[in-house]
RNA sequence: GCGGAGGGUUGGAUGACCGCGGCAAACCUUCGGGUGCGUCGAGGAAAGUCCGGACUCCAAGAAGUAACGGUGCCGGGUAACGCCCGGGCGGGGUAACCCGACGGACAGCGCCACAGAAAACACACCGCCCUGCAUGUCGGGGUAAGGUCGAACCGGUGGGGUAAAAGCCCACCGCGCCGCUGGCAACAGGGGUGGCUAGGCAAGCCCUACCGGGAGCAACGCCAAAUAGGGAUCUCGCCUUAGUGGCGUACUUUUCGCCCAGAGGUCCGGGUUGGCAGCUAGAGCGCGGGUGGCAACAUCCCGCCCAGAGGAAUGGUCAUCCUCCCGCAAGGGAGACAAAAUCCGGCUUAUAGGCUCUCCGCGCAU
Numbered sequence: 001g002c003g004g005a006g007g008g009u010u011g012g013a014u015g016a017c018c019g020c021g022g023c024a025a026a027c028c029u030u031c032g033g034g035u036g037c038g039u040c041g042a043g044g045a046a047a048g049u050c051c052g053g054a055c056u057c058c059a060a061g062a063a064g065u066a067a068c069g070g071u072g073c074c075g076g077g078u079a080a081c082g083c084c085c086g087g088g089c090g091g092g093g094u095a096a097c098c099c100g101a102c103g104g105a106c107a108g109c110g111c112c113a114c115a116g117a118a119a120a121c122a123c124a125c126c127g128c129c130c131u132g133c134a135u136g137u138c139g140g141g142g143u144a145a146g147g148u149c150g151a152a153c154c155g156g157u158g159g160g161g162u163a164a165a166a167g168c169c170c171a172c173c174g175c176g177c178c179g180c181u182g183g184c185a186a187c188a189g190g191g192g193u194g195g196c197u198a199g200g201c202a203a204g205c206c207c208u209a210c211c212g213g214g215a216g217c218a219a220c221g222c223c224a225a226a227u228a229g230g231g232a233u234c235u236c237g238c239c240u241u242a243g244u245g246g247c248g249u250a251c252u253u254u255u256c257g258c259c260c261a262g263a264g265g266u267c268c269g270g271g272u273u274g275g276c277a278g279c280u281a282g283a284g285c286g287c288g289g290g291u292g293g294c295a296a297c298a299u300c301c302c303g304c305c306c307a308g309a310g311g312a313a314u315g316g317u318c319a320u321c322c323u324c325c326c327g328c329a330a331g332g333g334a335g336a337c338a339a340a341a342u343c344c345g346g347c348u349u350a351u352a353g354g355c356u357c358u359c360c361g362c363g364c365a366u
Base pairs, nucleotide, nucleotide: 001362002361003360004359005358006357007356008355009354010353012321013320014319015318016317017316018315020041021040022039023038026035027034028033043337047348048347050346051345052344053343054342055216056215057214058213060255061254062253063252064251065250068212069211070210071209072208073087074086075085076084077083088102089100090099091098092097103207104206108205109204110201111200112199125147126146127143128142129141130140131139132138133136155173156172157171158170159169160168174196175194176193177192178191180189181188182187221276222275223274230268231267232266233265234264235263236262243260245259246258247257248256284304285303286302288301289300290299291298292297322335323334324333325332326331
C1' cells in the first nucleotide's frame, strides 16, 4: 500500500421567529379553579410479534399420573429464555474468523429414486481359475483381487500365500471390547486385546432428558348516562332424597367451596361508543470509579431523572455551518432505514454516509 475478518460509535450541529404536549416556580381566587417564570419532549432498530418475563384478571388449592407442546454437546451468566459468555466436537476458509436442527440408528416401524450384477444383507453382469464333453455366444465347480454403476456396496495400503483369490496369515491404520492419564464436564491422549461383522436418514414416525395453566393494558377497576329484566330456539340436569349425594378437574388422592335446583349454547333485535384511573422511578441510565471473574456478569461507592399523548403532541420557516457527489471556479445537487401507545431482557430484519480499535493474508521499502 492492497485485499479480507471481528468490534465500538455517530447517523446532522447552532441561532432567530412562530406553533404544540407533560410537569411546573410564582401570583390570583367566589377554594370549583385561573394564569404559566422555567424545564423536559420519538429509535438503534421505536419494525417483526419470534422467544422470555414484570403486571392484571380468570381457572378452587396441593400432590401424583396421562395427553399435548417447546428445547436438545459440556460448564457458567441471568428474573427468565429457544438469549449471552467460555469450552468441546463436526463442517467451511491459506488464515484471521464464520456456521451447526450438536441426546438415541442393537426399542420398534419406515425410506434410500434412477443407474447398476447387487442398496441390508449378497443365488454375481463382464472377468479370473479348474473341469466335462456332443468344441460351443455350451454345461458344472470355485472366486469377489480387476472392471461396470452410483451420494453411498462385507474395511484401507503393502507384503506373504493360492489353481485363481479373499483378514486366509502378517505389519500399520480403521473398528469393537477392557482399562490408565489429563480435565468439574463435554472430550482428548496413550496402552492392552480381539473375531477381523458393525451403511445412511430421526430437518421421517418414534424413544428419551429437562421445561411448560389460560388470556391479555381493547388486561383490570371506578363514576356518569341510557335502553327492551326484549324475542325465538337447542342441550344437560332437576322435580322426592340430607346422603359413602351431585358439581367445581383429562384421571386419582386429599383439602376447600357451592348446590338440593338450576346451568349453559346459538340466532334476531335494542341501548351504551362519555369521563377518571391503569400511565411511566425502573430486573432504570452513566463516552464514572473500586473489587472479583478469561468473559458474560456480580457487588460496592459516586452522580442523574431522560415522552406519557388520548383519533393521538415531540413541529414549521429562514440563515450559517458540517458530510458526500459534480464542477477550473462561481455554483448546483444529495444527506440512509425509519415514528413511541403498559413496560422490560433478547433474537431477527432494514440501514446513504462518517469516525475509530484490533486481527489475518499478500506485496514493497528500511